Record summary
Predicted 3D model of an 86-nucleotide RNA (c-di-GMP-I riboswitch aptamer). Its mean pLDDT, the model's own confidence on a scale to 100, is 81. It was read from a public genome assembly, where an Rfam model found it. It matches the Rfam family "c-di-GMP-I riboswitch aptamer". From the family's description: GEMM was predicted in a large-scale screen for bacterial structured RNA regulatory elements.
């Protein structure tokens, strides 16, 4: 100087739940609020999970199927980084 493991330090992010708004849902986006996170920063690119408004089928008051919704705090993948005190 890189980089790795563990602890400190400042900083940062926010799970559940509560409320308001959006949303057909799934889920999200603001406050609160901390389970947790060293990539819990950004990217649906492959897997994998949910959802099923539309649409298709059928034995039609229903069912089954289907992303073009949605999850990066599910698993890799591409891209960006903080701190270096012991």
């Nucleotide at each position: 100087a890189a980089c790795u493991u563990a602890u400190a330090a400042a900083g940062g992010c926010a799970a559940a739940c509560u409320u308001a708004u959006c949303g057909a849902a799934a889920g999200a986006u603001a406050a609160g609020g901390a389970c947790g996170c060293a990539a819990a920063g950004c990217u649906a690119u492959g897997g994998a999970u949910c959802u099923a408004c539309g649409g298709a089928u059928c034995u039609u008051u229903g069912a089954u199927c289907u992303a073009g919704g949605a999850u990066u705090g599910c698993c890799a993948g591409g891209c960006u980084g903080c701190u270096g005190a012991u």